[in-house]
RNA sequence: AGAGUCGGCCAGGCAGUCGCCGGCAGUUUACUGCCGGAGGAAAGUCCGGGCUCCAUCGGACAGGGCGCCAGGUAACGCCUGGAGGGCGCGAGCCCAUGGAAAGUGCCACAGAAAACAAACCGCCCAAGCACGCGUGAGCGUGCCGGCAAGGGUGAAAAGGUGCGGUAAGAGCGCACCGCGCGGGUGGCAACACGCCGCGGCACGGUAAACCCCGCCCGGAGCAAGACCAAAUAGGGGAGUAGGCGAAGCGAUUCGCACCGCCGGUUCCGAGCGGACUCCCGGGUAGGUUGCUAGAGGCAAUCGGUGACGGUUGUCCCAGAUGAAUGACUGUCCCAGACAGAACCCGGCUUACGGCCGGCUCUCUCC
Repeated sequence: AGAGUCGGCCAGGCAGUCGCCGGCAGUUUACUGCCGGAGGAAAGUCCGGGCUCCAUCGGACAGGGCGCCAGGUAACGCCUGGAGGGCGCGAGCCCAUGGAAAGUGCCACAGAAAACAAACCGCCCAAGCACGCGUGAGCGUGCCGGCAAGGGUGAAAAGGUGCGGUAAGAGCGCACCGCGCGGGUGGCAACACGCCGCGGCACGGUAAACCCCGCCCGGAGCAAGACCAAAUAGGGGAGUAGGCGAAGCGAUUCGCACCGCCGGUUCCGAGCGGACUCCCGGGUAGGUUGCUAGAGGCAAUCGGUGACGGUUGUCCCAGAUGAAUGACUGUCCCAGACAGAACCCGGCUUACGGCCGGCUCUCUCC
């Protein structure tokens, strides 16, 4: 210098003017003054919890989730440390990582065969049978068969290498490697071991297939929930008025009378309407609350490899509800990305500009 990897930090600064939301104080009740006013992701709403209401004796089944070990935490599917496996020269990164010798299922295409192995090409005729040749030992061919080393197929073909062995072969035998079982040692454990013994080797893959094992999980969500509470309509109660006739079992309907409106007054006719007053309780609109002091921030110190925890000191840091957090101007610089709270908190994921540091690899120079 280039390439890479891990971690941390910042999120335009300053000044002026005019506004918006909240709190406190003054107070002439409408202003003034002071203070505070988005994020690392406020986002996706994917996990976990607090809080609230409903349900609930306890447990089991069903259903769902999680899944190496140990720890952290309020809890987690998160985090830390470790184990095993994989990738990378490396720093480092990734893993849905319980059980396939409980059972069931599946393994496309290709291939002889995909799991009680099998035999397409190939290798072999030692034994048995037949035929031929040979005086004979025997030789040749074929049948019956043997083999799984080599070729070929496949993501995967039933341990690997070597030597022996054989008719040809084969854990058939042996050595080493691998594997399994039992023990020992180390480790809390996962697990590890260039420790011991046994076994020729039996157990292909798949459990984000059913399933088995272990652990966890009641439901709904701040539009939760609590309180106050109109108008109109409807419900209940009390009081006043509810005349006459007809139809109908009744609800009710029709006619006449009466009252009101149409319409300044009186009368007649047509049309429309037939109740009024008070009290009670529920719900709606609306308002108040829940609402922001919290698993809180910062600093020091102690314990711990670390996540994190303890102690002390200090700080108060949005709370709206059509929903504030803005606009303009000037100036400086490295010229400002992604993006806007809505009950709160811990995570994960996604979006995104810049700065700093540790470490690794390569090249060059001294």

The prediction has a mean pLDDT of 76. The RNA shown here (Bacterial RNase P class A) has 366 nucleotides and comes from Woeseia sp. A source record names the gene rnpB. Lineage of the source: Bacteria > Gammaproteobacteria > Woeseiales > Woeseiaceae > Woeseia.